[in-house]
Molecule: c-di-GMP-I riboswitch aptamer
Organism: uncultured Methylobacillus sp.
């Protein structure tokens, strides 16, 4: 540096779910609890995939498109990094 994660050691991180909480038009985020799980469950919307549709458009209306918003715990890619092995 390079592959790798059977075993251990110090640890981390947290899905569902909950909340007189705070942010968001929603999706969804923060915080505090929780604990299926995670060896990149760190970070980055590049690419595919998904959720949402404000403000635009379209329509007599119902409604319907459409990311500029989100999902990194949907696969992929890139970026770094602990321990241990080899």
């Nucleotide at each position: 540096a390079u592959c790798u994660g059977u075993a251990a050691a110090g640890g981390g991180c947290a899905a569902a779910c909950c909340u007189c909480g705070c942010c968001g038009a929603a999706a969804g985020g923060c915080a505090g609890g929780g604990a299926a799980g995670c060896a990149a469950a760190a970070c980055c919307a590049c690419c595919g995939g998904u959720c949402u549709a404000a403000a635009g458009g379209a329509g007599a209306a119902a409604u319907c498109c459409c990311a500029u918003g989100a999902c990194a715990u949907c696969g992929g890619g890139g970026u770094c990094a602990c321990c241990g092995g080899a």